Predicted 3D model of a 1499-nucleotide RNA (small-subunit ribosomal RNA) from a Rhodospirillaceae bacterium. The source organism's lineage runs through Bacteria, Pseudomonadota, Alphaproteobacteria, Rhodospirillales and Rhodospirillaceae. It matches the Rfam family "Bacterial small subunit ribosomal RNA". Its mean pLDDT, the model's own confidence on a scale to 100, is 84.
RNA sequence: GAACCUAAGAGUUUGAUCCUGGCUCAGAACGAACGCUGGCGGCAGGCUUAACACAUGCAAGUCGCGGGAGAAGGAACCUUCGGGUUCUGGGCACCGGCGCACGGGUGAGUAACGCGUGGGAACGUACCCUUCGGCGGGGGACAACAGUUGGAAACGACUGCUAAUACCGCAUACGCUCUAUGGAGGAAAGGCUUCGGCCACCGAGGGAUCGGCCCGCGUUAGAUUAGGUAGUUGGUGAGGUAAUGGCUCACCAAGCCUACGAUCUAUAGCUGGUCUGAGAGGAUGAUCAGCCACACUGGAACUGAGACACGGUCCAGACUCCUACGGGAGGCAGCAGUGGGGAAUAUUGCGCAAUGGACGAAAGUCUGACGCAGCCAUGCCGCGUGGAUGAAGAAGGCCCUAGGGUUGUAAAGUCCUUUCGACGGGGAAGAUGAUGACGGUACCCGUAGAAGAAGCUCCGGCUAACUUCGUGCCAGCAGCCGCGGUAAUACGAAGGGAGCAAGCGUUGUUCGGAAUUACUGGGCGUAAAGGGCGCGUAGGCGGAUGCAUCAGUCAGGGGUGAAAGCCAUGGGCUCAACCUGUGAACUGCCUUUGAUACUGUGCAUCUAGAGUUUGUGAGAGGGUGGCGGAAUACCCAGUGUAGAGGUGAAAUUCGUAGAUAUUGGGUAGAACACCAGUGGCGAAGGCGGCCACCUGGCACAAUACUGACGCUGAGGCGCGAAAGCGUGGGGAGCAAACAGGAUUAGAUACCCUGGUAGUCCACGCUGUAAACGAUGUCUGCUAGCCGUUGGGUGUUUGGCACUCAGUGGCGCCGCUAACGCAUUAAGCAGACCGCCUGGGGAGUACGGUCGCAAGAUUAAAACUCAAAGGAAUUGACGGGGGCCCGCACAAGCAGUGGAGCAUGUGGUUUAAUUCGAAGCAACGCGCAGAACCUUACCAACCCUUGACAUGGAAAGUAUGGAUUGUGGAGACACAUUCCUUCAGUUCGGCUGGCUUUCACACAGGUGCUGCAUGGCUGUCGUCAGCUCGUGUCGUGAGAUGUUGGGUUAAGUCCCGCAACGAGCGCAACCCCUACCCUUAGUUGCCAACAGGUUUGGCUGGGAACUCUAAGGGGACUGCCGGUGACAAGCCGGAGGAAGGCGGGGAUGACGUCAAGUCCUCAUGGCCCUUACGGGUUGGGCUACACACGUGCUACAAUGGCGGUGACAGAGGGCAGCUAGAUCGCAAGAUCAUGCGAAUCUCCAAAAACCGUCUCAGUUCGGAUUGCACUCUGCAACUCGAGUGCAUGAAGUCGGAAUCGCUAGUAAUCGUGGAACAGCAUGCCACGGUGAAUACGUUCCCGGGCCUUGUACACACCGCCCGUCACACCAUGGGAGUUGGUUUUACCCGAAGACGGUGCGCUAACCGCAAGGAGGCAGCCGGCCACGGUAAGGUCAGCGACUGGGGUGAAGUCGUAACAAGGUAGCCGUAGGGGAACCUGCGGCUGGAUCACCUCCUUU
Repeated sequence: GAACCUAAGAGUUUGAUCCUGGCUCAGAACGAACGCUGGCGGCAGGCUUAACACAUGCAAGUCGCGGGAGAAGGAACCUUCGGGUUCUGGGCACCGGCGCACGGGUGAGUAACGCGUGGGAACGUACCCUUCGGCGGGGGACAACAGUUGGAAACGACUGCUAAUACCGCAUACGCUCUAUGGAGGAAAGGCUUCGGCCACCGAGGGAUCGGCCCGCGUUAGAUUAGGUAGUUGGUGAGGUAAUGGCUCACCAAGCCUACGAUCUAUAGCUGGUCUGAGAGGAUGAUCAGCCACACUGGAACUGAGACACGGUCCAGACUCCUACGGGAGGCAGCAGUGGGGAAUAUUGCGCAAUGGACGAAAGUCUGACGCAGCCAUGCCGCGUGGAUGAAGAAGGCCCUAGGGUUGUAAAGUCCUUUCGACGGGGAAGAUGAUGACGGUACCCGUAGAAGAAGCUCCGGCUAACUUCGUGCCAGCAGCCGCGGUAAUACGAAGGGAGCAAGCGUUGUUCGGAAUUACUGGGCGUAAAGGGCGCGUAGGCGGAUGCAUCAGUCAGGGGUGAAAGCCAUGGGCUCAACCUGUGAACUGCCUUUGAUACUGUGCAUCUAGAGUUUGUGAGAGGGUGGCGGAAUACCCAGUGUAGAGGUGAAAUUCGUAGAUAUUGGGUAGAACACCAGUGGCGAAGGCGGCCACCUGGCACAAUACUGACGCUGAGGCGCGAAAGCGUGGGGAGCAAACAGGAUUAGAUACCCUGGUAGUCCACGCUGUAAACGAUGUCUGCUAGCCGUUGGGUGUUUGGCACUCAGUGGCGCCGCUAACGCAUUAAGCAGACCGCCUGGGGAGUACGGUCGCAAGAUUAAAACUCAAAGGAAUUGACGGGGGCCCGCACAAGCAGUGGAGCAUGUGGUUUAAUUCGAAGCAACGCGCAGAACCUUACCAACCCUUGACAUGGAAAGUAUGGAUUGUGGAGACACAUUCCUUCAGUUCGGCUGGCUUUCACACAGGUGCUGCAUGGCUGUCGUCAGCUCGUGUCGUGAGAUGUUGGGUUAAGUCCCGCAACGAGCGCAACCCCUACCCUUAGUUGCCAACAGGUUUGGCUGGGAACUCUAAGGGGACUGCCGGUGACAAGCCGGAGGAAGGCGGGGAUGACGUCAAGUCCUCAUGGCCCUUACGGGUUGGGCUACACACGUGCUACAAUGGCGGUGACAGAGGGCAGCUAGAUCGCAAGAUCAUGCGAAUCUCCAAAAACCGUCUCAGUUCGGAUUGCACUCUGCAACUCGAGUGCAUGAAGUCGGAAUCGCUAGUAAUCGUGGAACAGCAUGCCACGGUGAAUACGUUCCCGGGCCUUGUACACACCGCCCGUCACACCAUGGGAGUUGGUUUUACCCGAAGACGGUGCGCUAACCGCAAGGAGGCAGCCGGCCACGGUAAGGUCAGCGACUGGGGUGAAGUCGUAACAAGGUAGCCGUAGGGGAACCUGCGGCUGGAUCACCUCCUUU
């Protein structure tokens, strides 16, 4: 010098956001346990559970230098050789001394002076130190021992002998004790000796150490424990103790403790410390250390310096053991060890060598204290399992887009090293002189050889680390969120990777993160949270000035705060862990000295807080009494007649016995229209006609007075809407319950008709509300503006200014999660009170208090969930609102739905009736065409490298075709005869082709998954929308732009605007069509010219027209008027072929529907492989009681039939369209011609027009059926189309319902095409004829924009409530029952000490003796443990039955809530009801919508 170096977050509520808030994770730690694994060493630790029970051994003895006795052994001597004597020796015991109260264990009890800390006075203290003094002289016993004797034993009994440092007198007494101050009382022990001394002994003083006692402060939870206490509190006296003291007793007094928590209950040894934490704290009290308590359970004392004694005694109890049944013995919470309990915790080891202890003069003995060793990865620390090199990037594994990648320099190989371990050798310190359990240990040296030594967990996010396979909401995972239903980085396995490492994970517990109990350091308008309101007690807090004091506060000094630990810095083990020196620290307590600003306290003064006085004023403030009018109802009477009433519509109801209506009169009760107002008053609840009386508070103005008298307020007291309760009145209207009528699926409701409690009054109770401003009371400070109520002042008299007190709106700063609040704060501060700590269970249960009851108040837990919630955002939705559009409605026209038939679908049937499509947006759809084929289905038969592709080998053929035969249904197979003999070529049987065979890779699949996909498509919707960049606003999601005012078909355009721009959509660009021009002129055209007469543009020719097909023009609100805002635009007009997008088409934004399609195609994965592949024949897809969709034809006269014979457009044609002619009634056939087509042909257009029929099942309608035919085709039976003749069904315009269409449209008429051999009423195109209607946007449907509410976000086909039923779980009540604990009263009363007695017994002293003093036994007494009886308190277990609660798979009934949730909801209360709930009364807005009022902003 140092001892201060320090604070991290994440996941999860939502579609997303911010906040609140819980849950969870990452960290550290442990006396741990469990799973897998395990090389070495050092240091530490090791029954947390049963203070459960213990076999066995050991854990406290020692002293012969206190004493008696004297065994074995030894020596000497003697010997009758049996032995004896003396000395020595010291065993087992005995008397005696000291120790055994230490050391060691445990934590049951204890909430206490037990512990911690700091003090105190009335005490004791063996051994130790020190000082003073002493140690004289006597006596009597008792063990051992001997004898006798009892008992199974344990253990005794009697007689006799004996010593002492054992015991007892006497003497002495410096100091000691007592005292009446005269005096009195009290001691001892010797032993050894080298003769120097040493160790003991007695009395007393002092010290040291240790201990006893008292006090301040600190020391867990519960108030659902509020009162406790009779020796209790104090005094006096006595006893007792080492000592104070109710410690004990007698008497006296009535105290003492308690809201600053007594008492009771539960839990717990306390501390230094330990763990964690930035700290403050929180948790904890193993190991080590201090204190306490305990020793089988309870009680008790004895001995002793010390105990009420762990290894002592006595008694009681439980348990165990021995027993001869008479009686005895025992106490591991000492060290080992055993059983048991438990998830779980070690050896019946070695040694006293060291340290320490007991005894001893010492040698020494004892010591499970201790030192060591053993077991255990239980923890901390250290080391190792090799190092270098090594690319053919080996093999193998795994993945693969098949190229490769990865494992991976990893291995192998090559070159090295030898820590640890093994083996061999040496070998300590620990020991100051001796002595070493550890231990042949640590350590050192040598030898061999990479040799003997790596696992565990994890890899979806948090959280470092990814692929394949298997599995298929199964198996399983999971700390939270959550994974798994066929492509799982989440399960299991593998490969790979990450982390830690002799360990790694899991579980449990603690702290942290958690500011999630907030002292440091939180909150309460809406998230949990302000008491319903006031008065006020204790308490807390408190204005100005001065003086005093110094309690708090601050500073310095002193004492203490044990050691260890922590921290700093040195040192020692090779390092570290570990050990150790010194220091710092121990934030505390006590004491002392000082400071005096602030707080406190005392005194004095003041007036700004508070109050008093005087005057004035406003007011639905409260109470009592009286009065008033309107209205309702009832009663009486009059007029009057058939209805009234009520509703969405009705009915119940009233009325011809006269209602309703109307007029007059009367009675009764309740409430007070207008005024009336974000007006007033009150603490809140609340208060409203008028008058009188009584009474509270408030404001303003003005003075004087009091002099801090103040603020808040736990308990307490009072007030407290409505409903409800009690007693007595009253009762008009209204109206729970109730009754009836409706509505409805039902309707215990909403609506209607009635109607009782109640509503009203008096007195009493209840004490709760959304009792709300969801905002406690008080004080100060902090921009304004505009209203309004009351008072005052000024005044220019104004719609003025100022001021105080109230009451509102808006709005800065600031605050807030946001919404919002904003001098009436939710701002900035202060004081005090109340309250909150995730959701549910539950404001419930139990207990207490209150209440007549209803119930109120206080107020949990088990269990369960990962959320519940607030504000705001974007959507979606609403039986919310506004604006707008669409053949959406309306106005019209024609249909469908009824009939017959066609066609598709469902259903049914079937061997099969293949499959798909399913509201709109499946259903004349895939199918632009199923007799075979198609064809995917069914039956039967056949093939297996395959009908098709590629590759290898072998053989053959190289081809094409024809004939014949056999089998077969055929595919095909086999045989036979004849003709012909592939291509290229480098000329090589080289290459290619084909066939067959073989083996294998593979082919093949209309098998599955459209929820693995691509592509394509439908739909909202040709709706006008969907977005982005930058900027700005917002914490943010997001907003703005895109909203607003106009306008449009349009987010079309204009204007405005914190926006400015841009993109995809709209529009335009493209095509067709309507007009014109130019160019061109065949196959089209024919005006002019000509020819011909065939009369047809036929021919020459023409290029005008039509037309064809290429290019242009044209239309732009361009012009005029009006309107609008001077805009965009709109309206009208002109011109024009066309006018405001001219008409039509193509064109389909971001996205939605897991929409459709694996059966068009493509494709991942899965599945089949002599079959789910391939082939063939036949059948089926065509079935038929029925239901639906889409169509055709009709029902007729706007028509049928017959006749006449006019006018299109578009398209097709060679395996084709076919002129013409002939035949046939016809479908068609035969012959024949033109045309690959502006040339030829299909080709005839049909409705139109004329005639007839005359309203009928017809001259309508054509189904069905019969016969005869035609065509296509290999083939028309199942199953084609057509023709002729005959037949002639239903049907006379279609119920509920429903589709299409706004102009060349609907309707109607025909024509063509695709595919196709043939087959259309379908589909796709074409033209002809050619309407009606639209007032308008209330309503239905769909859509767009803005706004509003929302508990929805899978987005209303949403969400969600309650009963009931079933299963499981915890819990309340419960007749009782079992046990623990505790209290009171009484009974009993062991051992024991105490007191009394002591006639029995009795050595020391006295006495000559008798005897006495003293002692002992015995007996008595009170006290008292255990035990018993009775009555309570309290806690816990079980409990038939029962109450609600929670959780569960897609159960049942309804629909209560969220939108105006379809009756706005909710709160309190009361009644009712299967249930959610309904209804009454009062209250709230946390109600939508519309209107009105007021206010604000701008002008």